[in-house]
RNA sequence: GCCUUAUCAAGAGAGGUGGAGGGAGACGGCCCUGUGAAGCCCGGCAGCCUGCCCCGACCGCGAACCCCGCGGACGGGCAAGGUGCCAAUUCCGGCAGAGCGAUCUGCGAGAUAAGGG
Numbered sequence: 001g002c003c004u005u006a007u008c009a010a011g012a013g014a015g016g017u018g019g020a021g022g023g024a025g026a027c028g029g030c031c032c033u034g035u036g037a038a039g040c041c042c043g044g045c046a047g048c049c050u051g052c053c054c055c056g057a058c059c060g061c062g063a064a065c066c067c068c069g070c071g072g073a074c075g076g077g078c079a080a081g082g083u084g085c086c087a088a089u090u091c092c093g094g095c096a097g098a099g100c101g102a103u104c105u106g107c108g109a110g111a112u113a114a115g116g117g
Base pairs, nucleotide, nucleotide: 002116003115004114005113006112007111008110013042015041016040017039021032022031023030027093028092029091043086044085045084047083048082049081050080051078052077053076054075056074058072059071060070061069062068090109094107095106096105097104098103
C1' cells in the first nucleotide's frame, strides 16, 4: 500500500519537557496556538481483538423433569495484554435522492479495529 467487515453526535490533565506551529492530504473556509503549537514523557479515555471476573432470565449437552455440572450467546465490569484515541460531528466543505426548509437516507473520501492475499 491492496481486499472484506464493523464503527465514527459520547469519552479523555489548569502535569513535565519542548520551543512554532497545528487541525489527514490538495484547495477554500473556519478555528486552535506565546494565557505557549507539533513532538516526547507521565496521566487519562474506552472503541475493536485477547484475557479474566460477575449477574440473571435464555439456548445446547449430560437419556427425560427439578436440582446440579459443562458449554454457548446476550448484558455488565476490570483496563491486564495487542492496538487506538484525548479542541471543535471525521471542525466544515464532495456526489445522488427525498423535503419549501430545518433535516434525513445512500454513496464517495478519511480514520481506527479485526480478518485476508

The prediction has a mean pLDDT of 78. A computed fold for a 117-nucleotide RNA from an uncultured Thermomicrobiales bacterium, annotated as SAM riboswitch aptamer (S box leader). It was read from a public genome assembly, where an Rfam model found it. Rfam family: SAM riboswitch aptamer (S box leader). Rfam's curators write: The SAM riboswitch is found upstream of a number of genes which code for proteins involved in methionine or cysteine biosynthesis in Gram-positive bacteria.